Predicted 3D model of a 510-nucleotide part of an RNA (small-subunit ribosomal RNA, 5' domain) from an uncultured bacterium. The RNAcentral record of the full RNA draws on Greengenes. The prediction has a mean pLDDT of 82. Its Rfam family is "Bacterial small subunit ribosomal RNA".
Context: one part of a larger RNA
RNA sequence: GACGAACGCUGGCGGCGUGCUUAACACAUGCAAGUCGAACGAUGAAGCGGUGCUUGCGCCGUGGAUUAGUGGCGAACGGGUGAGUAAUACGUGAGUGACCUACCUUUGACUCUGGGAUAAGCCUGGGAAACUGGGUCUAAUACCGGAUACUACCAAUCUCUGCAUGGGGCGUUGGUGGAAAGCGUUAUGGAGUGGUUUCAGAUGGGCUCACGGCCUAUCAGCUUGUUGGUGAGGUAAUGGCUUACCAAGGCGACGACGGGUAGCCGGCCUGAGAGGGUGACCGGCCACACUGGGACUGAUACACGGCCCAGACUCCUACAGGAGGCAGCAGUGGGGAAUAUUGCACAAUGGGCGCAAGCCUGAUGCAUCGACCCCGCGUGAGGGAUGACGGCCUUCUGGUUGUAAACCUCUGUUAGCAUCAAAGAAGCACAAGCGACCGUAGGUGCAUAGAAAGCGCCCGCUAUUUUCGUGCCAUCAGCCGCGGUAAUACGUACGGCGCGAGAGUUUUCC
Numbered sequence: 001g002a003c004g005a006a007c008g009c010u011g012g013c014g015g016c017g018u019g020c021u022u023a024a025c026a027c028a029u030g031c032a033a034g035u036c037g038a039a040c041g042a043u044g045a046a047g048c049g050g051u052g053c054u055u056g057c058g059c060c061g062u063g064g065a066u067u068a069g070u071g072g073c074g075a076a077c078g079g080g081u082g083a084g085u086a087a088u089a090c091g092u093g094a095g096u097g098a099c100c101u102a103c104c105u106u107u108g109a110c111u112c113u114g115g116g117a118u119a120a121g122c123c124u125g126g127g128a129a130a131c132u133g134g135g136u137c138u139a140a141u142a143c144c145g146g147a148u149a150c151u152a153c154c155a156a157u158c159u160c161u162g163c164a165u166g167g168g169g170c171g172u173u174g175g176u177g178g179a180a181a182g183c184g185u186u187a188u189g190g191a192g193u194g195g196u197u198u199c200a201g202a203u204g205g206g207c208u209c210a211c212g213g214c215c216u217a218u219c220a221g222c223u224u225g226u227u228g229g230u231g232a233g234g235u236a237a238u239g240g241c242u243u244a245c246c247a248a249g250g251c252g253a254c255g256a257c258g259g260g261u262a263g264c265c266g267g268c269c270u271g272a273g274a275g276g277g278u279g280a281c282c283g284g285c286c287a288c289a290c291u292g293g294g295a296c297u298g299a300u301a302c303a304c305g306g307c308c309c310a311g312a313c314u315c316c317u318a319c320a321g322g323a324g325g326c327a328g329c330a331g332u333g334g335g336g337a338a339u340a341u342u343g344c345a346c347a348a349u350g351g352g353c354g355c356a357a358g359c360c361u362g363a364u365g366c367a368u369c370g371a372c373c374c375c376g377c378g379u380g381a382g383g384g385a386u387g388a389c390g391g392c393c394u395u396c397u398g399g400u401u402g403u404a405a406a407c408c409u410c411u412g413u414u415a416g417c418a419u420c421a422a423a424g425a426a427g428c429a430c431a432a433g434c435g436a437c438c439g440u441a442g443g444u445g446c447a448u449a450g451a452a453a454g455c456g457c458c459c460g461c462u463a464u465u466u467u468c469g470u471g472c473c474a475u476c477a478g479c480c481g482c483g484g485u486a487a488u489a490c491g492u493a494c495g496g497c498g499c500g501a502g503a504g505u506u507u508u509c510c
Stems, first nucleotide, its partner, number of pairs: 001509002005506003009502001012377004017372001018370002020335001025333003029330003034073003039070002042067001047062007080288003090212007099205002104201002108197004112146004121136006152176006158169004182193002185190001214260003221251003226248008263285004267278004290311005313324004341367001343366003349363001350361004380410004390401004414451001416446005424437001427434002454499005460479002466493001468491002476481001
């Protein structure tokens, strides 16, 4: 000098930040991922029209609020944590002629023709519950056939080209296999929005290589899918990634293997720099989601608020069986020197779904608490000497506190009261309307010096000294050291010095 700090003392206001570093300990409760009726069958409220009469109800039509289900998209983002990981990580630079990419943009072409189911519903069972069985009916942008098609694969062939394996072409011929879905508005002319396929792009990833960054030799040898080859399998893709066979290799004092510790980086702190330390907040990457394992769905997961199995723990039970996972936001217990509210709002920014209106969003925007950090402001200003009273010291004259107070004249920051009152709003909608923060910031007025100062130190280092008490006691202390009867070093008072809403101490780093 610095800190995500803590402790004792003290504490007026505002702004910007920041706040479980310990038990990746266990969690009550609420919320944190939904949305679409312009995909679909059902359900069918209000209102409107008609009709019957028993005059407040029934029936019919229209209408379409509402939603459990099928279906689509999202749920792999956003948010948290740092346990593991010393390299399947990270950083920098390359490669991919070995790859994928939903939504979005762009190019071309197409959107033809059939079929069978099933949920919901209805009927009926089982179970304490969680849930679940059977029968029957039905729809689709759900599912499955047929046709056609650039293209894909195979074979032959032509051509261009490179960086080794090779790469490119609407190339040509033959063969094989493979697509599609409608909705909705207007009132027919088609716009709109979807679907299939394709050329590119963008974005996001996968994989490979080189170099770089901890300690330890009281760890010296390590390795059998191990190292390489061939065939096969697998993957979006290369590859011992897997497997069969063959060879016997591969790594290592330039530190292999083992052990310990640790998420990595941009950065941050310090320092003239070189370095040293560190990785809170913010940003990038990685890993993890009660512990261990596994796959499914999908463009993407081996998936925090999905599934299955095993385990520990907790809860419910009618003892047959079930339910759960805060390292999301709040909050609780525990641990600890120590770290906040079970708040408001989707108004803004952004995300998901939707044509849209809109719905959802503990992301986010705000508010609350904490002097935790940094910054700013205030606690009054000018005058005022009988140098008042009081305190302390004294050589008893005085000195000092001290212009300090009183007193006089002013001012009104902040806090207080009253009143006015934003920007953030772009836009959506288009009839109205829509600001959480917030009656906040800010403006104006009112009143009164009124409401606002402490902490540490005073032997030397080091700015600042005297009195009394104590008597190697009680204590102080960062180092040297002080205290045994005149202590500038302990305790107290007065005075002083330093900093100031803080000031000291402690921890850690330079």